[in-house]
This is a predicted structure of a 119-nucleotide RNA (SAM riboswitch aptamer (S box leader)) from an Acidimicrobiaceae bacterium. The model forms 93% of the base pairs in the Rfam consensus. The coordinates come from a structure-prediction model, not an experiment, and the mean pLDDT is 86.

RNA sequence: UCAUCAUCCAGAGCGGCUGAGGGACCGGGCCCAGCGACGCCGCGGCAACCAGAGCGCAAACCGACCUGCCGUGGGUAGGCCGGUGAGCGUCCCAGGUGCCAAUGCCCGAGCGAUGAGGA
Numbered sequence: 001u002c003a004u005c006a007u008c009c010a011g012a013g014c015g016g017c018u019g020a021g022g023g024a025c026c027g028g029g030c031c032c033a034g035c036g037a038c039g040c041c042g043c044g045g046c047a048a049c050c051a052g053a054g055c056g057c058a059a060a061c062c063g064a065c066c067u068g069c070c071g072u073g074g075g076u077a078g079g080c081c082g083g084u085g086a087g088c089g090u091c092c093c094a095g096g097u098g099c100c101a102a103u104g105c106c107c108g109a110g111c112g113a114u115g116a117g118g119a
Base pairs, nucleotide, nucleotide: 001119002118004116005115006114007113008112013043014042015041016040017039021032022031023030026108027107028106029105044100045099046098049096050095052092054090055089056088057087060084061083062082063081065079066078067077068076069075070074104111
């Protein structure tokens, strides 16, 4: 950078620096902002996508045993037990991200953001 999948009406702010625009883009609204917004840094916090731990279920595979059939080298179907265990559910945690005005601020058209694995 590209394509795929999931999510985007819940939640979570203080301090310092800076100094004029900001809410991604276009059109229309609305809002934030010299009582300092946006941004950056520090600390704090929210949440639970991924990772990790526990528990439960469990495909598939392997092995022992039992039963039926073929037939005796064994094969095959079913059952049961044990092991490994993809995956699913639930719970814990907070390691990798992410996020902390307003539903991605709202409407229209497009699109965008974040996460996960892939090329």